[in-house]
Context: one part of a larger RNA
RNA sequence: CUGGGCUUAAAGGGUGCGCAGGCGGGAACGUAAGUGCUUUGUGAAAUCCCUCAGCUCAACUGUGGAAGUGCUUGGCAUACUGCGUUUCUUGAGGUCGGUAGAGGUUGCCGGAACUGUAGGUGUAGCGGUGAAAUGCGUAGAUAUCUACAGGAACACCAAAGACGAAGGUAGGCAACUGGGCCGAUUCUGACGCUCAGGCACGAAAGCGUGGGUAGCGAACAGGAUUAGAUACCCUGGUAGUCCACGCCGUAAACGUUGUGCACUAGAUACGGGAGGUACUGAAACCAUCCGUGUCGCAGUAAAACCAUUAAGUGCACCGCCUGGGGAGUACGGUCGCAAGGCUAAAACUC
Numbered sequence: 001c002u003g004g005g006c007u008u009a010a011a012g013g014g015u016g017c018g019c020a021g022g023c024g025g026g027a028a029c030g031u032a033a034g035u036g037c038u039u040u041g042u043g044a045a046a047u048c049c050c051u052c053a054g055c056u057c058a059a060c061u062g063u064g065g066a067a068g069u070g071c072u073u074g075g076c077a078u079a080c081u082g083c084g085u086u087u088c089u090u091g092a093g094g095u096c097g098g099u100a101g102a103g104g105u106u107g108c109c110g111g112a113a114c115u116g117u118a119g120g121u122g123u124a125g126c127g128g129u130g131a132a133a134u135g136c137g138u139a140g141a142u143a144u145c146u147a148c149a150g151g152a153a154c155a156c157c158a159a160a161g162a163c164g165a166a167g168g169u170a171g172g173c174a175a176c177u178g179g180g181c182c183g184a185u186u187c188u189g190a191c192g193c194u195c196a197g198g199c200a201c202g203a204a205a206g207c208g209u210g211g212g213u214a215g216c217g218a219a220c221a222g223g224a225u226u227a228g229a230u231a232c233c234c235u236g237g238u239a240g241u242c243c244a245c246g247c248c249g250u251a252a253a254c255g256u257u258g259u260g261c262a263c264u265a266g267a268u269a270c271g272g273g274a275g276g277u278a279c280u281g282a283a284a285c286c287a288u289c290c291g292u293g294u295c296g297c298a299g300u301a302a303a304a305c306c307a308u309u310a311a312g313u314g315c316a317c318c319g320c321c322u323g324g325g326g327a328g329u330a331c332g333g334u335c336g337c338a339a340g341g342c343u344a345a346a347a348c349u350c
Stems, first nucleotide, its partner, number of pairs: 004321003007304002012318001014201004021194003025088007033081002035077004041071002049065002052062003091191001092188003095184005103177007110154001114150008125136002162169002206247006215241002220236004258317006266295008275286003299306001323350003332343004
């Protein structure tokens, strides 16, 4: 480079936005760059191929021709692509009217539980386990009642439920704010899709500065267990978990399935709309748009399975794979306070 692939065999970037690039809806006219035909010049010789000839043949050599996929000059063609102009509305977006939601940020408030402090009642145990012990308790614990303080998390509702690009989001209320969906007799007129690099976001843990600390709890200490027990179990317990600001940039960041568009039997349940039929209305039935699931045909698949939310049939663009180990390592570069991240080999070996 070409081919074949990427749910589970190696392989979809964690997610989005997006410059360059690639690709791009219907119609008309122009142009003729790409494209096709023809033509001019060139494309050294040798070699290769063809004709004929010379060494007795052949190898070899010679003569002539062809070829030389390329570049170039002029002409013609105009389907497709490009470029320019005009135009259209179905792609895309806007406007108007509705609507559902744990979407985001900030502030205020609430009750249950827990721990502590103070006080009352009360007395010898409590706690813990497979059984125990460490531990707590006559300086009055555990239990129970009252008051106060504090921090963290929000039972039921709750669902196969909802929202978000992903990470993720759940007590209540308010303010600010992003997106979606449905409907319209509405507007713009291809404004689109994808996206190397780039930018932004990105669970948990971890890091920096300052605060906070009820419960839980790496490390650590003690008690058990055990042959041992640097564990599993128990009693304690520091970082951390929480808040503000700043870093880190990784996860089984998973649907292990990139994004967009089109097409290809259905059935059924749920969430959000708007409509029709008969009707007072609820309900019902019919058809429909968006989303979330289950089952299932054709087809596909190594099979499991997937199956209008495709892993089917196609198109556009990006990312990635190429036997196992060595190794996501070394070296170099770059980012980071560090931890480390990103990029990424080879020897050797099977």